[in-house]
Context: one part of a larger RNA
RNA sequence: UUGGGUUUAAAGGGAGCGUAGGCGGAGCGUCAAGCCAGCGGUCAAAUGUCAUCGCCCAACGAUGGCCUGCCGUUGGAACUGGCGCCCUUGAAUGCGGUCAAGGGAGGCGGAACUCGCCAUGUAGCGGUGAAAUGCUUAGAUAUGGCGAAGAACCCCGAUUGCGAAGGCAGCCUCCUGCCCGUGAUUGACGCUGAGGCUCGAAGGCGCGGGUAUCGAACAGGAUUAGAUACCCUGGUAGUCCGCGCCGUAAACGAUGAGUGCUGGUCAUGCGCGACAUGCUGUGUGUGACUGAGGGAAACCAUUAAGCACUCCACCUGGGGAGUACGCCGGCAACGGUGAAACUC
Numbered sequence: 001u002u003g004g005g006u007u008u009a010a011a012g013g014g015a016g017c018g019u020a021g022g023c024g025g026a027g028c029g030u031c032a033a034g035c036c037a038g039c040g041g042u043c044a045a046a047u048g049u050c051a052u053c054g055c056c057c058a059a060c061g062a063u064g065g066c067c068u069g070c071c072g073u074u075g076g077a078a079c080u081g082g083c084g085c086c087c088u089u090g091a092a093u094g095c096g097g098u099c100a101a102g103g104g105a106g107g108c109g110g111a112a113c114u115c116g117c118c119a120u121g122u123a124g125c126g127g128u129g130a131a132a133u134g135c136u137u138a139g140a141u142a143u144g145g146c147g148a149a150g151a152a153c154c155c156c157g158a159u160u161g162c163g164a165a166g167g168c169a170g171c172c173u174c175c176u177g178c179c180c181g182u183g184a185u186u187g188a189c190g191c192u193g194a195g196g197c198u199c200g201a202a203g204g205c206g207c208g209g210g211u212a213u214c215g216a217a218c219a220g221g222a223u224u225a226g227a228u229a230c231c232c233u234g235g236u237a238g239u240c241c242g243c244g245c246c247g248u249a250a251a252c253g254a255u256g257a258g259u260g261c262u263g264g265u266c267a268u269g270c271g272c273g274a275c276a277u278g279c280u281g282u283g284u285g286u287g288a289c290u291g292a293g294g295g296a297a298a299c300c301a302u303u304a305a306g307c308a309c310u311c312c313a314c315c316u317g318g319g320g321a322g323u324a325c326g327c328c329g330g331c332a333a334c335g336g337u338g339a340a341a342c343u344c
Base pairs, nucleotide, nucleotide: 003316004315005314006313007298008297012312014199015198016197017196021192022191023190025087027085028084029083030082031081033080034079035076036075037074038073039072040071041070042069048066049065050064051063052062053061054060090189091186092185093184094182095181096180097179102176103175104174105173106172107171108170109153114148115147116146117145118144119143120142124135125134161168162167204245205244206243207242208241209240214238218234219233220232221231256311257310258309259308260307261306263290264289265288266287267286268285269284270283271282272281273280275278293300294299317344318343319342326337327336328335329334
């Protein structure tokens, strides 16, 4: 609880696709469901309410009107809606072109870490605030050569780009999604979207593989009053791959999606056009600054948090509590939905 809101006070769903539903461009005609008007019926009485009146007043009472509704009928046609015709600016397609860490699959490359072997070489190395654990004369560390394996791709690199979000970065090939130009085609085919479906970092789980590095747990060394930590030496799961689950996050721009309108300045990515070739116009994206306006302020400001409309989601004092119970999902971990008593 017909209200006001949702960047930061409570509140935008993690994201997309889409069902029902809601909403929907320009013109003409038609119907008259919504809508408007006239008339009629009905809405018992009491009650209620307004006016006048009667008890001295009031309570109380009387008379009259109203009771905004529903039904029928006769009209109206601006708007909403139904139907028909038509249009091109919304939307989509075609044709031409560019760009990018967008996605999937396969192949290739170099540097580094680690390990193995060989060689040179000798007493330390490593690590820290300082040390110690640890490694090392069975030859370590350092240096050179060869080899193996796994993971990640220095510089370029950016205030850059791409993607719906999560996210995406060595190079090459194949398959697949934006933007710009044209205005050829369709002719409103659109927007949103409860349920639903799909995707969804890290981490976790199942089965199989792989394991170089790093590294929860764990062990040891330190520190300390203690040190189940921070620091150090090791180190298992994991980190990687395939298949299948989980479905969460400060999943953030803490800002839902769409459309239209509303001042400027500067920078920059990718197109297109005109040329006087370094300026200008235009489309789309990414940033910074400042106006009007907005805002509690911080700030936002054509990428709005401005001015409007459409649709969805969500909020309604703090704690209890994202808990309990129930239901649904999951192998589990747990997730989704989600209270109350009590208390301030």
Molecule: small-subunit ribosomal RNA, central domain
Organism: uncultured bacterium